[in-house]
RNA sequence: GAGGGUAUAGCUCAGUGGCAGAGCACGUACUUGUUAUGUAUGAGGUCCUGGGUUCAAUCCCCAGCACCUCCA
Numbered sequence: 001g002a003g004g005g006u007a008u009a010g011c012u013c014a015g016u017g018g019c020a021g022a023g024c025a026c027g028u029a030c031u032u033g034u035u036a037u038g039u040a041u042g043a044g045g046u047c048c049u050g051g052g053u054u055c056a057a058u059c060c061c062c063a064g065c066a067c068c069u070c071c072a
Stems, first nucleotide, its partner, number of pairs: 001071001003069004010024004018055001026042005048064005
């Protein structure tokens, strides 16, 4: 320098046009002699950034930043 891929909750990851989710972690209550376990419940999001398409974008298109991979 050229190609490909990833980016979504504190962490690991789903979600491929129409309300943003799961597991773990965290808070609260119950349970227990206590911690833990278990049960119930809650909080937590600029969906990497900017622009475009669309009635509507996490999702489609373009550009950019970061990271991974491959070629030279």